[in-house]
RNA sequence: GCCAGAGUGGUGGAAUUGGCAGACACGCACGACUCAAAAUCGUGUGCUCGCAAGGGCGUGUGGGUUCGACUCCCACCUUUGGCA
Numbered sequence: 001g002c003c004a005g006a007g008u009g010g011u012g013g014a015a016u017u018g019g020c021a022g023a024c025a026c027g028c029a030c031g032a033c034u035c036a037a038a039a040u041c042g043u044g045u046g047c048u049c050g051c052a053a054g055g056g057c058g059u060g061u062g063g064g065u066u067c068g069a070c071u072c073c074c075a076c077c078u079u080u081g082g083c084a
Base pairs, nucleotide, nucleotide: 001083002082003081004080005079006078007077010026011025012024019067027045028044029043030042031041032040046057047056048055049054060076061075062074063073064072
């Protein structure tokens, strides 16, 4: 230099014939149980605006297509593998 794969909450990791983003697990917070703790069980857990109901934003970065993009297209960044 060329070709191909990957990038999603605090962590791992789902969702791609374009249609509810974050299922599930771990972690964390609070509660139950206990004399106390561990284990176990329950509830909650992206950011932001709002008294609330509810709204806006958020999938590596920046654009594009579309009524609608994690998903398709372009450029770039990081990373893994292959070829030279």
Molecule: transfer RNA
Organism: Candidatus Saccharimonadota bacterium